[in-house]
Context: one part of a larger RNA
């Protein structure tokens, strides 16, 4: 000097930040990823027509017996249909959000490679979208179960599924030419054979589909350099270290597999133990350096442990599947359900770390043509002096130097302009009114908040450590090697400026002191 601090002691206000470093323990409750009816076919269904029927205000006619027309409601049928949805479909759920267990590693940083390669969604070009087909989920019937859920027959739609057909600048085989280069090779032209697309919705406008070219954007891979500590770890290695052949992938490669060679790493430290996520930065330092890697940014690895795929442009996938294991719960005991290192919240560890809080108003994310919907991302409020920065706790005048405290050589000094007193002023705070900006024409959760204006009132606001040197600041009592102090030296055994108390000074300040760490 510095801190993600904690203790003690004490505390007014504001502005911005920060807040499980410990048990990747274990978790009750709520939210945190949906959306799209302009992809689909039921399901319900406000309302509006229609048709019959009940209905019967009321109006006519009458020979008074009764006929005749006939509004309002009603439920019912069919039509049109706003909206709503479970399910099939589509996009998204691999983004954002969390933690740092593992990892010493091409994992990070850095700087090439990729003639070894993928890229939904968006951008630009150019070309198509003809013409069929079987299905199944909703749904109905029935069955099993205690639930979770399952079966089984039947029927039906699609931008769901599947063969046709058309098609090259597309794969792939095959040779040709001309440029280049990097070994295998690239690029360009012109070609022969085969092979592969697609979806349709709306009233319209548009909005979607195939398929090739390119682009942009993320991404996989390789590779030089660098990267803690220990030799009281000196040898490690069998897919080991190459070559051929095959498999495999979006792609090089023992990557995997079969044969054949002995190879390959090491004192420039292999290999084997321990500790750790890196990194941009943060802390200290004149700078070299040294230390750290909280909060923001980048990459990486996990998502209760371990193990696999499957879908997909992208995953081996925190709130997906499957298995396998502890551990919790439910149970009719036959089986089932769960996974807070997402946000809050409990327990529990521990010197320690916060609200089961408001909004989607901003900014950004998904889905939709759009209205709009989701959204603990975020934006914002609550709690902690945790940490920086600002402000305040009053300002002027005021000497019989007042009372009173303490000291004393008893004269007096000294607390001291310090109080009182009197004359101001209103920062903060309280009361009352207005109240920008953030929002584009509308929309403000933050919020009647910040700010502004008035009114009253000095009223509500100071402590903590220190005083032998180092080190700024001394006196009295009280104790008497006791009680205590202390960072180092070292005080204390009867006059202590070192112990405790008072006065009385010093040093910082809403703080001040201790402790733990780092330079």
């Nucleotide at each position: 000097g510095a801190u993600g601090a904690a203790c003690g002691c004490u505390g007014g206000c504001g502005g911005c930040g920060u807040g499980c470093u410990u048990a990747a323990c274990a978790c009750a409750u709520g939210c945190a990823a949906g959306u799209c009816g302009a992809a689909c076919g039921g399901g319900c269904g406000a309302a509006u027509u229609a048709u019959a029927u009940c209905g019967g205000a009321g109006g006519u006619c009458u020979u008074c017996g009764g006929g005749c027309c006939g509004a309002a409601g009603a439920g019912a049928u069919a039509a049109u249909a706003a909206g709503c949805u479970a399910g099939u479909g589509g996009c998204g759920g691999a983004c954002g959000g969390g933690u740092g267990c593992g990892u010493a590693a091409c994992g990070u940083g850095u700087g090439g490679g990729u003639a070894a390669u993928c890229u939904g969604c968006c951008u630009u070009u150019g070309u198509c979208a003809u013409a069929g087909g079987a299905a199944u989920a909703a749904c109905u019937g029935c069955u099993u179960g205690a639930a979770a859920a399952a079966g089984u027959a039947g029927c039906u739609a699609a931008u769901a599924c599947c063969a046709a057909a058309u098609a090259a600048c597309a794969u792939a085989u095959c040779g040709u030419a001309u440029a280049g280069g990097c070994a295998u090779c690239u690029a360009u032209a012109a070609g022969a054979u085969a092979u592969c697309a697609a979806a349709g919705a709306g009233a319209a406008a548009u909005c979607g589909g195939a398929c090739a070219a390119a682009g942009a954007u993320g991404a996989g891979c390789c590779c030089g350099c660098a990267u803690c500590u220990g030799a009281u770890u000196a040898g490690c290695u069998g897919g080991u270290u190459g070559g051929u052949a095959g498999g495999g992938u979006a792609a090089a490669a023992g990557c995997c597999u079969a044969c054949c060679a002995a190879g390959g790493c090491g004192a420039c430290g292999a290999u084997c133990a321990g500790u750790a996520g890196c990194c941009g930065g943060c802390c200290u330092g004149a700078g070299a350096g040294g230390g750290u890697g909280a909060a923001c940014g980048g990459c990486c690895a996990c998502a209760u442990u371990g193990g696999a795929a499957c879908u997909g442009a992208g995953a081996c996938a925190c709130g997906g599947u499957c298995c396998a294991a502890a551990c919790u719960c439910c149970u009719a005991c036959g089986g089932g359900a769960g996974g807070c290192a997402g946000c809050a919240g409990u327990g529990g560890g521990g010197a320690a770390u916060a609200u089961u809080g408001c909004a989607c108003a901003a900014u950004g994310g998904g889905g939709g043509g759009a209205a709009c919907c989701c959204u603990g991302a975020u934006g914002c409020a609550g709690c902690a002096a945790c940490g920086c920065c600002g402000c305040g706790u009053g300002a002027g005048u005021g000497a019989a130097g007042a009372a009173g405290g303490c000291u004393u050589u008893c004269g007096a000094g000294u607390c001291g302009u310090a109080a009182a007193a009197c004359u101001c002023u209103g920062u903060u705070g309280u009361a009352a009114g207005g109240g920008g900006a953030g929002a584009u024409a509308a929309u403000g959760a933050c919020g009647g908040u910040a700010c502004c204006u008035u009114a009253a009132a000095a009223g509500a606001a100071a402590g903590c450590c220190c005083c032998g040197g180092c080190u700024a600041a001394c006196u009295a009592c009280g104790u008497g090697c006791c009680a205590g102090c202390a960072g180092c030296c070292g005080c204390g055994g009867u006059a202590a400026u070192g112990c405790g108390u008072a006065g009385g000074g010093g040093g910082c300040a809403a703080g001040c002191g201790u402790u733990a760490u780092c330079c």
The prediction has a mean pLDDT of 83. Small-subunit ribosomal RNA, 5' domain from an uncultured bacterium, 519 nucleotides, folded computationally. The full RNA is in RNAcentral, with records from ENA, Greengenes and SILVA. Rfam family: Bacterial small subunit ribosomal RNA.